[in-house]
RNA sequence: AUUGAACGCUGGCGGCAUGCUUAACACAUGCAAGUCGAACGGCAGCACAGCCAAGCUUGCUUGGUGGGUGGCGAGUGGCGGACGGGUGAGGAAUACGUCGGAAUCUGCCCUGUUGUGGGGGAUAACGUAGGGAAACUUACGCUAAUACCGCAUAAGACGGUGACGUGAAAGCGGGGGACCGUAAGGCCUCGCGCGAUGGGAUGAGCCGACGUCGGAUUAGCUUGUUGGUGGGGUAAAGGCCUACCAAGGCGACGAUCCGUAGCUGGUCUGAGAGGGUGAUCGGCCACACUGGAACUGAGACACGGUCCAGACUCCUACGGGAGGCAGCAGUGGGGAAUUUUGCGCAAUGGGCGAAAGCCUGACGCAGCAACGCCGCGUGGAGGAUGAAGGUCUUUGGAUUGUAAACUCCUGUCAGCAGGGAAAAAGGGGUCUGGCCACACCAGAUCAUUGAUUGUACCUGCAGAGGAAGCCCCGGCUAACUCUGUGCCAGCAGCCGCGGUAAUACAGAGGGGGCAAGCGUUAUUCGGAAUUAUUGGGCGUAAAGGGCGCGUAGGCGGCUUGGCAAGUGGAAGGUGAAAUCCCUCGGCUCAACCGAGGAACUGCCUUCUAAACUGCUUUGAUUGAGUCCGGGAGAGGUCAGUGGAAUUCCCAGUGUAGCGGUGAAAUGCGUAGAUAUUGGGAGGAACACCAGUGGCGAAGGCGGCUGACUGGACCGGUACUGACGCUGAGGCGCGAAAGCGUGGGGAGCAAACGGGAUUAGAUACCCCGGUAGUCCACGCCGUAAACGAUGAAUGCUUGGUGUAGCGGGUAUCGACCCCUGCUGUGCCGAAGUCAACACAUUAAGCAUUCCGCCUGGGGAGUACGGUCGCAAGGCUGAAACUCAAAGGAAUUGACGGGGGCCCGCACAAGCGGUGGAGCAUGUGGUUUAAUUCGAAGCAACGCGAAGAACCUUACCUGGGUUUGAAUGUCAGGUGUAAGCCUCAGAGAUGAGGUCCCCUCUUCGGAGGCACCUGGCGAGGUGCUGCAUGGCUGUCGUCAGCUCGUGUCGUGAGAUGUUGGGUUAAGUCCCGCAACGAGCGCAACCCUUGUCCAUAGUUACUAACGCGUGAUGGCGAGAACUCUAUGGAGACUGCCGGUGAUAAACCGGAGGAAGGUGGGGAUGACGUCAAGUCCUCAUGGCCUUUAUGUCCAGGGCUACACACGUGCUACAAUGGCAAGUACAAAGCGCUGCAAACUCGCGAGAGGGAGCCAAUCGCAAAAAGCUUGUCUCAGUUCGGAUUGGAGUCUGCAACUCGACUCCAUGAAGCUGGAAUCGCUAGUAAUCGCAGAUCAGCACGCUGCGGUGAAUACGUUCCCGGGUCUUGUACACACCGCCCGUCACAUCACGAAAGUGGGUUGUACUAGAAGUCGUCAAGCCAACCGCAAGGAGGCAGACGCCUACGGUAUGAUCCAUGAUUGGGGUG
Repeated sequence: AUUGAACGCUGGCGGCAUGCUUAACACAUGCAAGUCGAACGGCAGCACAGCCAAGCUUGCUUGGUGGGUGGCGAGUGGCGGACGGGUGAGGAAUACGUCGGAAUCUGCCCUGUUGUGGGGGAUAACGUAGGGAAACUUACGCUAAUACCGCAUAAGACGGUGACGUGAAAGCGGGGGACCGUAAGGCCUCGCGCGAUGGGAUGAGCCGACGUCGGAUUAGCUUGUUGGUGGGGUAAAGGCCUACCAAGGCGACGAUCCGUAGCUGGUCUGAGAGGGUGAUCGGCCACACUGGAACUGAGACACGGUCCAGACUCCUACGGGAGGCAGCAGUGGGGAAUUUUGCGCAAUGGGCGAAAGCCUGACGCAGCAACGCCGCGUGGAGGAUGAAGGUCUUUGGAUUGUAAACUCCUGUCAGCAGGGAAAAAGGGGUCUGGCCACACCAGAUCAUUGAUUGUACCUGCAGAGGAAGCCCCGGCUAACUCUGUGCCAGCAGCCGCGGUAAUACAGAGGGGGCAAGCGUUAUUCGGAAUUAUUGGGCGUAAAGGGCGCGUAGGCGGCUUGGCAAGUGGAAGGUGAAAUCCCUCGGCUCAACCGAGGAACUGCCUUCUAAACUGCUUUGAUUGAGUCCGGGAGAGGUCAGUGGAAUUCCCAGUGUAGCGGUGAAAUGCGUAGAUAUUGGGAGGAACACCAGUGGCGAAGGCGGCUGACUGGACCGGUACUGACGCUGAGGCGCGAAAGCGUGGGGAGCAAACGGGAUUAGAUACCCCGGUAGUCCACGCCGUAAACGAUGAAUGCUUGGUGUAGCGGGUAUCGACCCCUGCUGUGCCGAAGUCAACACAUUAAGCAUUCCGCCUGGGGAGUACGGUCGCAAGGCUGAAACUCAAAGGAAUUGACGGGGGCCCGCACAAGCGGUGGAGCAUGUGGUUUAAUUCGAAGCAACGCGAAGAACCUUACCUGGGUUUGAAUGUCAGGUGUAAGCCUCAGAGAUGAGGUCCCCUCUUCGGAGGCACCUGGCGAGGUGCUGCAUGGCUGUCGUCAGCUCGUGUCGUGAGAUGUUGGGUUAAGUCCCGCAACGAGCGCAACCCUUGUCCAUAGUUACUAACGCGUGAUGGCGAGAACUCUAUGGAGACUGCCGGUGAUAAACCGGAGGAAGGUGGGGAUGACGUCAAGUCCUCAUGGCCUUUAUGUCCAGGGCUACACACGUGCUACAAUGGCAAGUACAAAGCGCUGCAAACUCGCGAGAGGGAGCCAAUCGCAAAAAGCUUGUCUCAGUUCGGAUUGGAGUCUGCAACUCGACUCCAUGAAGCUGGAAUCGCUAGUAAUCGCAGAUCAGCACGCUGCGGUGAAUACGUUCCCGGGUCUUGUACACACCGCCCGUCACAUCACGAAAGUGGGUUGUACUAGAAGUCGUCAAGCCAACCGCAAGGAGGCAGACGCCUACGGUAUGAUCCAUGAUUGGGGUG
């Protein structure tokens, strides 16, 4: 885009079309084919003359009669029922379409020719009498014809060579002068009809060519079959039929069989070529309940005819009968689905008729249906306070929206009223003319003929009044927000949405599209170059046959003449109409309709051209082949033969192992192995040569010799003269394994046995070992049979190897060098390719032929066929299912891949943890609660720099509700608050006391506090997966990117890779890159040296004073120190290495040397990492509670498990005594000295200090002595008892410390695991934050002060380059098969049921044909008998429905079973 549509929602009008696509299922009822009295006998019914009778209102009524008239039931006869109308079952060719043909018929019609004379016998109707329920029917009798039959005649027809022979007819109606006739009529004439015959037209029958669906898992079919002769038959050719003769005919260019189907003009789609389709309209065919058959007829084997058989339905008196909507309506049924039991013959057409006319469900109209196409309307203009309402909101507003309201207009459609066509032509009456005519023809005139229909159309009236929906809004695809929902409900054409912020579900607002429709479903074509003729492919995406020979076929080099099949041109015929297209016209337009033109791309005939193809012919040699001469080769077959090695046997030597593996064991061996020497047997394979070397069509071929044999190559040019290429079928060859028969069997080795490995190990490894491997003959016929690349031919820049054979130059010669042909490799140009790549050995440019492909799975499966001994091969589907499967390349990530490099990563060391006790955190458990969070590294002395109350979020109980706090508005009070008393666990409640402050014009105003009400609160409630901020981690790892350029179709690449170097993407060099940014480094702080400046509270060398002693004092500014500013270090210098670079190594100098040490500083990003309980914040939830206040309890529980620590286990130690040396901090709610008391914690005390001034403050390890002497101890200190101190409202749950007593485990810690590379580890103490009190934790500070690093194989982590990848949520990835369950389709299956069909036999209705015809019979012949002829009947051939038997094929179903798909 489309439709004969259907469904959902909706629906104003008109025009034109269309309307059972399914059950060719069954049908009630009505109608759809009759007509002619001018063919006939007639008169049942109707009407009218006439006649008769009766009645009476004397011109009417009634009754009877009446074929005389109009007419007419039934009947005889004629014509028509073969048309029109319906349907598409069957049929793949007796069909259809196109173009031709000859052996035919043709009623009615047209046009000719010629006739139409004279007789006869019957029979319906009717009557009478019967049978039957009915349908219907029997006998006898009468009668007519355009019914039937002879006779006559025969122009023409038919038969015959011919003479000659054969064979026809019917009348009816109108009119009429003379004549004839009693009349009818004869007669004349006109019209209609009839017979014979010629021609035409129309229609029909027959034949041929070409075209016309799918299946080869249908390959052979055929006996009247193919042809001939005789005969028969038909309207007509013909095996159409029959007898005989011959043995043909069709088929890979698809016969036969199976399935499907009416064909066509057209129609839908498409740029076209094509593809789909065959409703309505037109042409043809077929069918009429199913099957068969004929009759009649011009025409039928007959839709509304006949006979028979069958099924079904109906009637019945049970004896018999009737019926056929695939005509129009209509009914049931089927179905997603398709209309009224309407009007009319007015028009058009048809039948009959002389005509009037009759009939006509053809047709014309109307009705129903938005089913389609077309047209119209549902109003137009103005109108901003941008109304109200709705929706959204950042609360400002925005939007709906000029939309509405409102004002002014218009009047289509519908409504009402009025007017009102066309479609009508004809026919009839009268008249005129032609005519003999009143028939007929032409014309005039009069009254008339419309179903639709009072319709189209026109006019008027009123009034915006009666008339808008449907779908969509994530992308494709035009159109966005809110609410609800919460992987639910749902959506979905594809991708996909929905798991609490859904533009995707549902609703709403808004928007988009179309519009009396809009969507959905279904259909066809297009897009789809996705079956590719136009117009595709096959190295890796699906796709080259495993290879050759060759049949048919297809294709084919140069040249001469001819022919004209193809081809080109011209002309003619045809290609129906309608449709499509163009122009014009008619309905107001359009749809629709009419006219003309063009077109119908086709087929046929004739003429013409001869380039090309073809056929034929001539010649030639370049394609192809033959011949001669050469050399190369694992080419093939057969026979012979050789050595090395393995194994076995015999013998010798010899002794304890051998063998095997990662390590072992099984195994062999003292009965003598392995090893070694000699001899022998046997089988198989041929080291070195050996090479991207050779040969072969491929598979494949390897010791040597011989025989036979195939092919290729080089050189020569002698011969043939296109002999060629390809190749469906076919034939042959065809690795390994496997199979059959018979041999052979050394080694190796499926199966099998044993040993190991392992969780297991039906494997990998080891020890054995049978088929097999080998030979002969025969099968099999497949491989990643691969170059994943069919064969042949031609053309298209090059370079470089190699094998074979030549030529040239040169040389004494062999090489080297140049060059030709053939083969075989590599690299590369153009070109090609999706890329990878290919590239004279093409995957380039072309031609020819063959094979093959058309999404993945199912499946190379099933069924069938065929081959095979089998295994199995070849051929080869479908149902169902998925939205992918796949190729090449890219970036990452990953690898029990590779290269390089780094890190306390390993190694080398030192000290720990893991064992004990305790502390602390976590899990678990418990509990009313044990609040919450943190979860590998990167949770667990973490948030928490400090839970007795508080904190506190938890639990129990008691209160409270605008609330515990702030703001604001309104009103009220000074009763609040404070203080006191009482109750209570307290919160709180009750009572008492007090009666606020400032100003004042005394009205009030302001402030403060409280109460009431409103707006606002509150939440450590949820979501860290809605977020901000902050943080952890990889990782202080060296990386992460950009601009421009370049390369690539692109993703991307390059830069950033490479060679060096570095701690570093640090630097240097190179380079299609050149630059730049964030990171690195540096800049900052601290520490180490020096200098300058400044000297108090710090310092004290010199001078002085003073003290028992001390920088205590004067003083000093040197030193230390303090705190400001500078200097210094930069690979700067020297040597070496290195590319002369960067840099590295060594050295000098220096306090410090190669980033001096330490800190701060954390790129792009990753982990939906952590945190809603710091804070902030969206959404949700809560609001007499999840808020808030209070008391008590809990966070401190304790069979247990883990992490982090402390203290130890002791002598490098414990204890006791003495004694020395820090740094950094902190202090007014504070640090607190001296002094006194206490064993002590501490108490008293209070000088001094807001601190370089005073204090905390004692540093400890250390050092010097003494003691202990290896023990559960003078180690260790848990635990427990008692007594205390301090803080605090309060130490019961639940603080720290002190003293006395008690004195547990523990004697160095399994597997495993952590930290550390120098002022580090280890060890020692000090201070601080938090804090009333509470430190083994944390954060800082200093004291003492080591060991080791060969090195980078390994473990872990990281960087970089490269490689593979089926991974991309990225290896914690992906993914295979069984099993279990559910479900779906399919296969097999003892069978079972059905459809179609073959063959053989049987049976045989109706009927045609034939034979017979004893029976019967009007026409003709005959005087008659009888004959001719006909009929019934019988028989025969054929034959439908049937029956029996046996096959084939298809479908359905089947216990059970098999695999497959999906979850």
The RNA shown here (small-subunit ribosomal RNA) has 1463 nucleotides and comes from an uncultured bacterium.
Its Rfam family is "Bacterial small subunit ribosomal RNA". Rfam links the family to the GO terms structural constituent of ribosome and ribosome.
The coordinates come from a structure-prediction model, not an experiment, and the mean pLDDT is 85.